Model confidence (mean pLDDT): 81 of 100. Predicted 3D model of a 73-nucleotide RNA (transfer RNA) from a Patescibacteria group bacterium. The sequence is in RNAcentral, with records from ENA. Rfam family: tRNA. About the family: Transfer RNA (tRNA) molecules are approximately 80 nucleotides in length. It is annotated as a transfer RNA.
RNA sequence: GGGCCGAUAGCUCAGCUGGUAGAGCAACGCCUUUGCAAGGCGGAGGUCCGGGGUUCGAUUCCCCGUCGGUCCA
Numbered sequence: 001g002g003g004c005c006g007a008u009a010g011c012u013c014a015g016c017u018g019g020u021a022g023a024g025c026a027a028c029g030c031c032u033u034u035g036c037a038a039g040g041c042g043g044a045g046g047u048c049c050g051g052g053g054u055u056c057g058a059u060u061c062c063c064c065g066u067c068g069g070u071c072c073a
Base pairs, nucleotide, nucleotide: 001072002071003070004069005068006067007066010025011024012023013022019056028042029041030040031039049065050064051063052062053061
C1' cells in the first nucleotide's frame, strides 16, 4: 500500500426482504431467608462509530473517513 470481516444497552451478541431495535449476563427494585448466596418476578438502560447520498422512510442500501481483527505484499 491492497483485499476481506467487524463497530448496535455496562459486557457478549442477535436484528431476515428498508417500515420507529431485542436476548443473555451484569446493575437496580420486589418476593423468598435471621442474614447472604441461589431461585422467581418486574421495570429501567441505546447519538445503532462519524459525515454525506438514495428513499415517503436507513441499524439495514451506496460513497468517504476513523478504529479493531485478519490475509497478501